Predicted 3D model of a 388-nucleotide RNA (Bacterial RNase P class A) from a Gammaproteobacteria bacterium. The coordinates come from a structure-prediction model, not an experiment, and the mean pLDDT is 77. The organism belongs to Gammaproteobacteria, within Bacteria. Its Rfam family is "Bacterial RNase P class A". Rfam links the family to the GO terms ribonuclease P activity, tRNA processing and dimeric ribonuclease P complex. The sequence was found by an Rfam model in a public genome assembly.
C1' cells in the first nucleotide's frame, strides 16, 4: 500500500416563528383560552416463530392432525440465541448445511442402458477344461486357429447411480482368490457432560440410493384474539311488572283535591260481572349508537461491579421515556459538520453550488427471525505485495 473476513455504532446538529395531536396547572364553562412538560424505528415493516395478558373450553389418557430433530447449555419461552462435534466450500480470516433411522415395512428411479436389487454381458478379455478344423506323427506326443460349448468383468460403454477402493501376488483370462494401505462392519479400550474422535486386534464385504415419499423413533402443540376483555349507558322498536282507562270546570307553582256530564274500541253467541287483547301512565331488565376502562413501569432503559470462552445471570445505583384511537409527531427560515458536483492551486488548502439527500411511520406489551436501506464511524483478523 492493496484484497478481503467478521462483530458493533449512527442514521445529522442547533435555534427561531408557525402549526398538529397527548399530560398537567390555572382561567372561562357554549366547551375554548394561556403556561409549562415530553411526542416514532433500526427495522415501527413482513406478521412467519415464541411468550405475556384476556375471554371461551378442559377429571384423566389415548386416537387423528401439526410441528421440530447432530450435542450441550442460555431463556419466560421458541423453529432464537451461545459454544461445541460432523459434513461440504474457501490459500485463509472465515462461510453454509431440514444435520434422527435406510441391517422393521412398503414404496419409487423418467431416459439411456446388457443389466436399477439379491441385476447383468452390447463392445470386449480368455477358451486351461471338452469338442472342431488346420499343421505334424504309422499312432501318440507336439504345434496352431479363436470355430463351437464355456469361463470372466479387468478395460470400453450407458447413467445421477452399476453389488467397495489403489497397489502387488496370482491367474487361460479374471474375481477379496490372497496380500499391504484407504474405507466399511461389530468389538475392546483411551479421551469426552455429550455428539464425536482416536489407538489396537479381528471379520473379506454382507448392508446400493432415496425418509422436504409413505413410514418408525423421540420431544412439544386447546381455541381465539385489545374489533381479546371489563364498566356506564340514549333515540326508536321488542320484552317484563304495576296502576289507569271518556270529556270538561274549578283550586293549587306543583304533586293533587274537589265537583258536573258521562260509563269509550275489539274478543269469549248476544246483556252483566269477570278476564284477555288494544290504549295511556310510570318503572325494570338485555341491548345497539356513544362514552369510559383495558393502555402503557416494562422478562424496561442508562451506568458500574461480579459470575461465566460465551449466550446470559446477580448486585448497587439512577431514570421515567408516544398512548393516538382512522391515527399527532409536520412547516418555513437561518447557522453549521458529513457527503457530492465544479473551478482554482504542484501540494496543503481555498471558493462556490447542492432541499441532509437510504429504507420507512407506532395503534395491547414483549423476545426473535426474516426483508428493505443513501452515506458515515469504529473494533477484531485473514492473505498477497512492499520496506526494515
Nucleotide at each position: 500500500g492493496g484484497a478481503g473476513u467478521u462483530g458493533g455504532c449512527c442514521a445529522g446538529a442547533c435555534a427561531a416563528c408557525c402549526g398538529c395531536g397527548g399530560g398537567u396547572g390555572c382561567c372561562a364553562c357554549u366547551u375554548g383560552g394561556c403556561a409549562c412538560c415530553g411526542g416514532a424505528g433500526g427495522a415501527a415493516a413482513g406478521u412467519c416463530c415464541g411468550g405475556a395478558c384476556u375471554c371461551c373450553g378442559c377429571a384423566g389418557g389415548g386416537c387423528a392432525g401439526g410441528g421440530c430433530g447432530c450435542c450441550a447449555g442460555c431463556u419466560a419461552a421458541c423453529g432464537g440465541c451461545u459454544g461445541g462435534g460432523c459434513g461440504g466450500c474457501g490459500c485463509g480470516a472465515g462461510c453454509c448445511g431440514a444435520c434422527g433411522g435406510a441391517a422393521a415395512g412398503u414404496g419409487c428411479a423418467a431416459c439411456a442402458g446388457a443389466g436399477a436389487g439379491c441385476a447383468g454381458a452390447c463392445c470386449g478379455c480368455c477358451g486351461a477344461u471338452g469338442g472342431c478344423c488346420c499343421c505334424g506323427u504309422c499312432a501318440c506326443a507336439g504345434g496352431g486357429g479363436a470355430u463351437c460349448a464355456g469361463g470372466c468383468a479387468a478395460g470400453g460403454g450407458u447413467g445421477a447411480a452399476a453389488c467397495g477402493g489403489u497397489g502387488c501376488g496370482g491367474u487361460a483370462a479374471g474375481a477379496g482368490c490372497g496380500c499391504a494401505c484407504c474405507g466399511c462392519g461389530g468389538g475392546a479400550c483411551u479421551g469426552g457432560c455429550a455428539a464425536c474422535a482416536g489407538u489396537c486386534a479381528c471379520g473379506g464385504c454382507a448392508c446400493g440410493g432415496u425418509a422436504a415419499a409413505c413410514c418408525c423413533c423421540g420431544c412439544c402443540c386447546g381455541g381465539a384474539g385489545c374489533a381479546a376483555g371489563g364498566c356506564c349507558a340514549a333515540a326508536u322498536a321488542g320484552g317484563g311488572a304495576a296502576g289507569g282507562u271518556g270529556g270538561g270546570c274549578g283550586c293549587g307553582c306543583a304533586a293533587g283535591c274537589g265537583c258536573c256530564c258521562g260509563a269509550c274500541g275489539c274478543g269469549c253467541g248476544g246483556c252483566c260481572c269477570g278476564c284477555g287483547c288494544g290504549c295511556c301512565u310510570u318503572c325494570c331488565g338485555g341491548g345497539u349508537a356513544g362514552g369510559c376502562u383495558g393502555c402503557u413501569u416494562g422478562a424496561g432503559g442508562c451506568a458500574u461491579c461480579c459470575g461465566g470462552c460465551g449466550a446470559c445471570g446477580g448486585g448497587u445505583g439512577u431514570c421515567c421515556c408516544a398512548g393516538a384511537g382512522g391515527a399527532a409527531u409536520g412547516g418555513u427560515u437561518g447557522u453549521u459538520u458529513c457527503g457530492g458536483g465544479g473551478c482554482c492551486g504542484c501540494g496543503a488548502g481555498g471558493c462556490u453550488c447542492u432541499u441532509a439527500g437510504a429504507c420507512a411511520g407506532a395503534a395491547u406489551c414483549c423476545g426473535g427471525c426474516u426483508u428493505a436501506c443513501a452515506g458515515g464511524c469504529u473494533g477484531a483478523c485473514u492473505c498477497c505485495u512492499u520496506u526494515u